Model confidence (mean pLDDT): 76 of 100. A computed fold for a 343-nucleotide RNA from a Betaproteobacteria bacterium, annotated as Bacterial RNase P class A. The RNAcentral record of the sequence draws on ENA. The gene name in the source record is rnpB. Its Rfam family is "Bacterial RNase P class A". It is annotated as a ribozyme. Rfam's curators write: Ribonuclease P (RNase P) is a ubiquitous endoribonuclease, found in archaea, bacteria and eukarya as well as chloroplasts and mitochondria. Its best characterised activity is the generation of mature 5'-ends of tRNAs by cleaving the 5'-leader elements of precursor-tRNAs. For this family Rfam cites "Identification and characterization of small RNAs in Yersinia pestis" (Beauregard et al., RNA Biol, 2013). Rfam links the family to the GO terms ribonuclease P activity, dimeric ribonuclease P complex and tRNA processing.
RNA sequence: GAAGCAGGCCAGACCGCCGCUGGUGCAAACGGGGAAACCCGGCACUGGAGGAAGGUCCGGACUGCACAGAGCACCGUAGCAGCUAACGGCUGUCCACCGCGAGGUGAGGAUCAGAGCAACAGAGACGAGUCGUUUGCGGGGCGCGAGCCCGGCGAACGGGUGAAACGGGCAAUCUCUACGGGCAGCAACACCAAGUAGGCCGGCGUCGAUGUGGCUCGCGGAGCCGGCGGGUAGGUGGCACCGAGCCGGGUGGGCGACCCCCGGCCCAGAGGAAUGGCGGUCACGGCACGGCCUCGCAAGGGGCCGGGCUGCACAGAAUCCGGCCUAUCGGCCUGCUUCACAC
Numbered sequence: 001g002a003a004g005c006a007g008g009c010c011a012g013a014c015c016g017c018c019g020c021u022g023g024u025g026c027a028a029a030c031g032g033g034g035a036a037a038c039c040c041g042g043c044a045c046u047g048g049a050g051g052a053a054g055g056u057c058c059g060g061a062c063u064g065c066a067c068a069g070a071g072c073a074c075c076g077u078a079g080c081a082g083c084u085a086a087c088g089g090c091u092g093u094c095c096a097c098c099g100c101g102a103g104g105u106g107a108g109g110a111u112c113a114g115a116g117c118a119a120c121a122g123a124g125a126c127g128a129g130u131c132g133u134u135u136g137c138g139g140g141g142c143g144c145g146a147g148c149c150c151g152g153c154g155a156a157c158g159g160g161u162g163a164a165a166c167g168g169g170c171a172a173u174c175u176c177u178a179c180g181g182g183c184a185g186c187a188a189c190a191c192c193a194a195g196u197a198g199g200c201c202g203g204c205g206u207c208g209a210u211g212u213g214g215c216u217c218g219c220g221g222a223g224c225c226g227g228c229g230g231g232u233a234g235g236u237g238g239c240a241c242c243g244a245g246c247c248g249g250g251u252g253g254g255c256g257a258c259c260c261c262c263g264g265c266c267c268a269g270a271g272g273a274a275u276g277g278c279g280g281u282c283a284c285g286g287c288a289c290g291g292c293c294u295c296g297c298a299a300g301g302g303g304c305c306g307g308g309c310u311g312c313a314c315a316g317a318a319u320c321c322g323g324c325c326u327a328u329c330g331g332c333c334u335g336c337u338u339c340a341c342a343c
Base pairs, nucleotide, nucleotide: 001339002338003337004336005335006334007333008332009331010330012282013281014280015279016278017277018276020048021047022046023045024044025043026042030041031040032039033038050314054325055324057323058322059321060320061319062185063184064183065182069217070216071215072214074181075180076179077178078177079093080092081091082090083089094108095106096105097104098103109176110175114174115173116170117169131158132157133156134155135154136153137152139150140149141148142147189237190236191235192234199228200227201226202225203224204223211219212218243266245265246264247263248262249261250260252259253258284311285310286309287308289306290305291304292303293302294301295300
């Protein structure tokens, strides 16, 4: 210098003006909406998208149904050891395969419990027997006879086909083993508010209905189902309060995932759903243009300067968190490998 491998980071910056939305403080009176519950309106200060907020594929927190219990069914996972709240995630390592290599990939338990499966070729393919030769036993036919021919049962050996031929493979086919999973999900759920109310008819039900979202138990204990008719679907909490939290440091532990200690911080939260718009300066990328320098015979290439136009990816939180997967203009950093050259 060229080609790669692994890991990490950024996702424009600043200023001005105008908005949207959450919180805190002051004011606590008035006004508006509404049947009510409740919501909105002032001023000041202050917070306001991401590395994936995405797909909703795993795992948890949380909530309800018994402080979720037993069996069957069903589903999932699979070397070994660890990390973690948990996991199908991550780390280390063994093995197999790919790569010259740095490295990458792997549903990687069990085929003497049972079943199932294998294109083409081949007589025969998962069932046992079959093609040829030799031989044993017994049978039938022909021939005067030696003998010859045909098929049956059994044994041994051999050639050929094929990935595989009484011996193996596939468990990413069922199955077996071990481990895990009760079910539903914030439209959970709780409370407030006239109203999934009140009314009429029929049926079931303490001889246990309905419920417990597969079935049987178990639990629980008074309503449930259908029809007619009539309406409602509003508000608050959950919910962003201190937590599996974020940032920085540690000759703290560990190969590592990760754990421990110290200091600092509080960091978006709506409910048709805020996080934006305009202008300016600078930075970055692209496009063509002009000038200068340079390599080259030329075509053309490279560098510097100048102004112009234009662009800035993927994408938008919705109960929260840990992962996986997918999308992503452009750029930066670290370590390593192979090849070439120079010393």